This is a predicted structure of a 104-nucleotide RNA (SAM riboswitch aptamer (S box leader)) from Cecembia rubra. It was read from a public genome assembly, where an Rfam model found it. NCBI's taxonomy places the organism under Bacteria, Bacteroidota, Cytophagia, Cyclobacteriaceae, Cecembia.

[in-house]
RNA sequence: GAUUUAUAAAGAAGAGGCGAGAGAUCAGGCUCUUAGACCCUCUGGCAACCAUCCUUAACUCUAGGAAAGGUGCCAAAACCUGCCCAAUAAGGGAACUAUAAAUU
Repeated sequence: GAUUUAUAAAGAAGAGGCGAGAGAUCAGGCUCUUAGACCCUCUGGCAACCAUCCUUAACUCUAGGAAAGGUGCCAAAACCUGCCCAAUAAGGGAACUAUAAAUU
C1' cells in the first nucleotide's frame, strides 16, 4: 500500500515552543485564529478496538465491570451540504475519509 469486518450526533485540556494560516481532498457555507489558532513537546485526561484482569467450581459463548499494557482520540455530528431514495422535509442509504482488529 491492498482486502475484509466494526465504529464514527457520546466523551476528554493545561503549560511550554513556533509564528500564519487551520478545520482530510475539491466546491459552496460556516467556524477557529496574532487575546497566538494549526502543528510540535511535556504533563494530564477520554474512550474501551486489541491484549490483560474480575464476576464462574472449570471451559466456551454472551453480558457486565476494571483499566496500569498496544493503538486511537481530547472545538463545532467526520463542522454542515454535495451522489441515490424520500416531498428540495424528517429520515435512510452509498461513496470518500479516519481509527481499530485480522489477513496479505